[in-house]
RNA sequence: GGGCAUUCUCAGGGCGGGGUGAAAUUCCCCACCGGCGGUAAUAGCCCGCGAGCGCCCUGCCGGUUCGGCAGGGGUCAGCAGAUCCGGUGUAAUUCCGGGGCCGACGGUCAUAGUCCGGAUGGAAGAGAAUGGCG
Numbered sequence: 001g002g003g004c005a006u007u008c009u010c011a012g013g014g015c016g017g018g019g020u021g022a023a024a025u026u027c028c029c030c031a032c033c034g035g036c037g038g039u040a041a042u043a044g045c046c047c048g049c050g051a052g053c054g055c056c057c058u059g060c061c062g063g064u065u066c067g068g069c070a071g072g073g074g075u076c077a078g079c080a081g082a083u084c085c086g087g088u089g090u091a092a093u094u095c096c097g098g099g100g101c102c103g104a105c106g107g108u109c110a111u112a113g114u115c116c117g118g119a120u121g122g123a124a125g126a127g128a129a130u131g132g133c134g
Base pairs, nucleotide, nucleotide: 002133004131005130006129007128008127009126010125016030017029018028019027031114032113033103034102035049036048037047038046044101045100052079053078054076055073056072057071058070059069060068061067062066083099084098085097086096087095105117106116107115
C1' cells in the first nucleotide's frame, strides 16, 4: 500500500438596498447562494448519487370508491430541474472572458432556492482508530 470486519468522527450555502401594498426577507427592480462521487484539467446546469414529496408493502384506527397514524422498501424514477458563445491548451459544456438558466415538501396577514418547520432527523460520501487476512 490492497481488500475485509468492527467502532467512532465529520458531512449545505444564501434577502443587503429600493418599489407597491393594510399586509410581502414570498410580488416587482437591483442583489446573494451552489451537497457528494466521477471526468484527459478545477463542474449547481456533462455522467451518476443523496435528503424531501409521490409510489409500493406491512400493521393499527376511523370508516367506506377513501382518510389518518406508525414502521418498512429503494430504482419504481413520477415531482425533478437547468449552458451556450468566444479564448487558452495535448486535453476543459469543469479554467479565463461574456451572455443565459435551475432550485423538494408543509407553513405564512401575500405567491419563498435565501424566512419558519419536519430536522438535536436522515444521508450521498469523506476521514480516523482497532483487528485479523494475503

FMN riboswitch aptamer (RFN element) from Meridianimarinicoccus roseus, 134 nucleotides, folded computationally.
Rfam family: FMN riboswitch aptamer (RFN element). About the family: The RFN element is a highly conserved domain that is found frequently in the 5'-untranslated regions of prokaryotic mRNAs that encode for flavin mononucleotide (FMN) biosynthesis and transport proteins.
The source organism's lineage runs through Bacteria, Pseudomonadati, Pseudomonadota, Rhodobacterales and Meridianimarinicoccus.